[in-house]
Context: one part of a larger RNA
RNA sequence: ACCUACGAGUUACUUUCACCGGCAAGGUUAAGCCCUUCAGGGGCGAAGCCGAAGCGAAAGCGAGUCUGAAUAGGGCGCAUUAGUCGGUGGGAGUAGACGCGAAACCAAGUGAUCUACCUAUGAGCAGGUUGAAGUUCCGGUAACACGGAAUGGAGGACCGAACCGGUAAGCGUUGAAAAGCUUUCGGAUGACUUGUGGGUAGGGGUGAAAGGCUAAUCAAACUUGGAGAUAGCUCGUACUCCCCGAAAUGCCUUUAGGGGCAGCGUUAAUAUAGUUUACAUGAGGUAGAGCGACUGAUUGGAUGCGAGGGUUUCACCGCCUAUCAAGUCCUGAUAAACUCCGAAUGCAUGUAAAUGGUUAUUGGCAGUGAGGGCAUGGGUGCUAAGGUCCAUGUCCGAAAGGAGAAGAAUCCAGACCAUCAGCUAAGGUCCCCAAAUUAAUGCUAAGUUGAACUAACGAAGUCAGACUGCAGAGACAGCUAGGAUGUUGGCUUGGAAGCAGCCAUUCAUUUAAAGAGUGCGUAACAGCUCACUAGUCGAGCGGUCAGGCAUGGAUAAUAAUCGGGCAUAAGCAUUAUACCGAAGCUAUGGAUUCAAUAAGAAUGGUAGGGGAGCAUUCCUGUACAGCGUCGAAGGUUCUUCGUAAGGAGGAUUGGAGCGGCAGGAAAAGCAGAUGUAGGU
Numbered sequence: 001a002c003c004u005a006c007g008a009g010u011u012a013c014u015u016u017c018a019c020c021g022g023c024a025a026g027g028u029u030a031a032g033c034c035c036u037u038c039a040g041g042g043g044c045g046a047a048g049c050c051g052a053a054g055c056g057a058a059a060g061c062g063a064g065u066c067u068g069a070a071u072a073g074g075g076c077g078c079a080u081u082a083g084u085c086g087g088u089g090g091g092a093g094u095a096g097a098c099g100c101g102a103a104a105c106c107a108a109g110u111g112a113u114c115u116a117c118c119u120a121u122g123a124g125c126a127g128g129u130u131g132a133a134g135u136u137c138c139g140g141u142a143a144c145a146c147g148g149a150a151u152g153g154a155g156g157a158c159c160g161a162a163c164c165g166g167u168a169a170g171c172g173u174u175g176a177a178a179a180g181c182u183u184u185c186g187g188a189u190g191a192c193u194u195g196u197g198g199g200u201a202g203g204g205g206u207g208a209a210a211g212g213c214u215a216a217u218c219a220a221a222c223u224u225g226g227a228g229a230u231a232g233c234u235c236g237u238a239c240u241c242c243c244c245g246a247a248a249u250g251c252c253u254u255u256a257g258g259g260g261c262a263g264c265g266u267u268a269a270u271a272u273a274g275u276u277u278a279c280a281u282g283a284g285g286u287a288g289a290g291c292g293a294c295u296g297a298u299u300g301g302a303u304g305c306g307a308g309g310g311u312u313u314c315a316c317c318g319c320c321u322a323u324c325a326a327g328u329c330c331u332g333a334u335a336a337a338c339u340c341c342g343a344a345u346g347c348a349u350g351u352a353a354a355u356g357g358u359u360a361u362u363g364g365c366a367g368u369g370a371g372g373g374c375a376u377g378g379g380u381g382c383u384a385a386g387g388u389c390c391a392u393g394u395c396c397g398a399a400a401g402g403a404g405a406a407g408a409a410u411c412c413a414g415a416c417c418a419u420c421a422g423c424u425a426a427g428g429u430c431c432c433c434a435a436a437u438u439a440a441u442g443c444u445a446a447g448u449u450g451a452a453c454u455a456a457c458g459a460a461g462u463c464a465g466a467c468u469g470c471a472g473a474g475a476c477a478g479c480u481a482g483g484a485u486g487u488u489g490g491c492u493u494g495g496a497a498g499c500a501g502c503c504a505u506u507c508a509u510u511u512a513a514a515g516a517g518u519g520c521g522u523a524a525c526a527g528c529u530c531a532c533u534a535g536u537c538g539a540g541c542g543g544u545c546a547g548g549c550a551u552g553g554a555u556a557a558u559a560a561u562c563g564g565g566c567a568u569a570a571g572c573a574u575u576a577u578a579c580c581g582a583a584g585c586u587a588u589g590g591a592u593u594c595a596a597u598a599a600g601a602a603u604g605g606u607a608g609g610g611g612a613g614c615a616u617u618c619c620u621g622u623a624c625a626g627c628g629u630c631g632a633a634g635g636u637u638c639u640u641c642g643u644a645a646g647g648a649g650g651a652u653u654g655g656a657g658c659g660g661c662a663g664g665a666a667a668a669g670c671a672g673a674u675g676u677a678g679g680u
Base pairs, nucleotide, nucleotide: 001680002679003678004677005676006675011095012094013093014092015091016090017089018088019087020086021085022084023083026050027049028048032044033043034042035041036040054061055060064076065075066074067073098236099235101233105226106225107224108223109222110221116200117199118198119197120196121195122194123193124192125190127159128158129157130155134151135150136149137148138147139146163187164186165185168183169182170181171180202218204214205213206212239613240612241611242610243609244608249262250261251260252259253258263368264367265365266364267363268362269361270360271359274355275354276353277352278351279350280349281348282347288341289339290338295335296334300330301329302328303327306324307323308321309320310319311318371396372395373394374393375392376391377390378389379388380387401412402411403410416590417589418588419587421586422585423584427580428579429578430565431564432563436577438576439575440574441573442572443571449567450566457552458551461549462548463547465545466544467543468542469541470540478536479535480534481533482532484509485508486507489503490502491501515530519528520527591603592602593601594600614669616666617665618664619663620662621661622660624659626658627657634653635652636651637650638649639648640647641646
C1' cells in the first nucleotide's frame, strides 16, 4: 500500500416549534388499587399540572389595575377567547451527548533481584620495581648532631595480568547486541573490587552533584481508580436523486483562528408589495472651476511709507544706495480640513408602463463572521509591491466550456440528458491546427516586427504634410579667374602689417567684386583660404515646424527561441468580403420542477436548508392458501429493467433454508480518522 471484518449525532428526562390524532372552555391523570387470556391488555384513582384574567414590590383590588391629591395623564391589560393530552419529526437544555486524541491533577497501593548510598558478614588482587621510618655495625661529637655500609619493608608509590573501568579511532546503526565488537587507553594495597543477608519509597529516597539514579521508564517511578478528566484545537464522520442556495460584513467581547446580536441562505404560513425605465418635484456642496468673494499659502515687474548702511555736518536740514520692505497698480498661479459658484451619477417622493424563486412580517432550521483578483474613486507607501486600508462594481470563492502557448479570478460565455445536424461570440484562417498563401491602398528593410521592454538624449534613415527663402535678369554644388588701393587704420608693444589685446562715424577710393577682414599660418612680415564678384554649367536648391514607420541609446547570471517551424509578409496601418470557431443560440427526441386550463418558462453549484426514494437486520399481520433436496441462502458469470441508490431472470457452484405485499423497530449503508484486528 491493497483485501476482508469492525469503525462515529445515540439514549433518558425537561422544554420549544411543525405535522398527525382524541376531547374541547376545558384537557389530562401520577403513585396506588382491582380484574385478566399476565414482559401484554382493561378498569378505578382529580391528588397534582396546563388553560380559561389581569395589574401591583406587596397588602390587595379586579375587566380592570398600578402610579398619583386626582374622577387627570401615562404604563401593563380587557374589548379582538383555544386550549390540553398523546404520537412522529426538526431544535435547545441537563447528562461523556457525533467518534478518536493530550500533556497533566488527585487518591490508594506495588517496587532498592537494575541502580544510588548505608549496614552486617565473607572473599579477591600473577609477576616485577623502588626502597621511607626504625634497627645494627663503623666513622664522628665533650655529649648530641651528623656521615657511611648493612638490615628493614613503608607508600590513596612505580611497571604490568586477573579484576574494575571506558580515552581515541574504526566497525556496527531493519546490529550478533534496545549500548556491542576490534585495536588503543586509565586504575590495579585502595576514597579498591566483589559475594551473600539487611535498610532508606515517589514531592519521597539516594546522590564525591551529571537533574544523576530509583527494574530497558525520571525536572517527580510504576499499577489501579476518580475517568468516557478537560481540549474555544487537529483529524475523521459511511446509500441515491430532486429544489433553492450563502458568508468571509457591522457593533460588542481578558476579544481577535472562539463567541453574542444584526446582515446574507432555506423552509412554512400570512400579506402584496419589490425592481427597471420614462416623466415630474425635491434635498445636497463632490468632480470641475474660482479667489479685487472669505480663510490661508503665493510668482515676476512698477512705485517706494518706513527701516538698515554710507556720506556731509558741531548738530539739524540734506544727499547716496546691486540691502530689507508696508501700501497701491500691472501680472501669474494654489488648498482634504478655502468657497462668490457648481455638475454628472446616486438618494427621496409621486405617476405611467414593463417585469418576477419579486418584496415584507412572523415562526422552525442553519452556515458565515481568515477572503481574494480585476476595474474605477481615494488614504497610506516611493502616484513602489502579487503591499496595505476604505468605497462602488464585477468575477473567483461555490463555475465547467471556448480564447489567452501553458494559467482561480483577463476576454467570450453560465454545463438538465442525448444527436456523426445548423448559426455565431471572443479569437482566428502558410504548416503544426479547424478556417483566406482572400481583395484594395499605403508604410517598414530594422527579422524592426509577428509575446512581454522602455526613456531622456543623438542622427542629411525613409514616407507624406504645412510655412518660408533663393532661382532662365541663370539659383545650389563643382570647375576657371579675381579677391585691390589710402593702409603697416589709431593705440599698445621689443614686434602687432586683416588675424595677442584695446579703440571706432570699421571710413573712404578704384571697381564686376573685394571685411580696416572667416579660418590656417609667421618672431613680425610673407604664404594658403573665406566672405564677395565674373565666367562656365543648365533646373531646381536651401531652412523651420508638426506627424507615420524605422535607427543608436539596449545591460544577468546552464545554449537558444515570435508557443514552434518559419515569414519581407505569414509584419504594421486603414478598409472590404467570405469562412472556422464554445457545453452560447437554433433544430430533433426525452426527463423533472413551477404553472396548472393551455401556452410557456426554468433545471452550474461549496457551507447550508427543504423534498422524494433505494438497500441491510429483526418483529407483526397476510385467504401471496408464496418458494425450496425436481435444490434455499451465499459464490461466479451472462442477459435484462430503472434517472440513480438498486431490481429481475438464465447458467454454474453450493447443500438447507428463504422470500412477496402492508406496516413497525433499528447496534441501518465506509475510501479516508499517521483509524482497530487479521491476511497478502
Large-subunit ribosomal RNA, domain II from Paludibacter jiangxiensis, 680 nucleotides, folded computationally. It matches the Rfam family "Bacterial large subunit ribosomal RNA". Rfam links the family to the GO terms structural constituent of ribosome and ribosome. Model confidence (mean pLDDT): 83 of 100.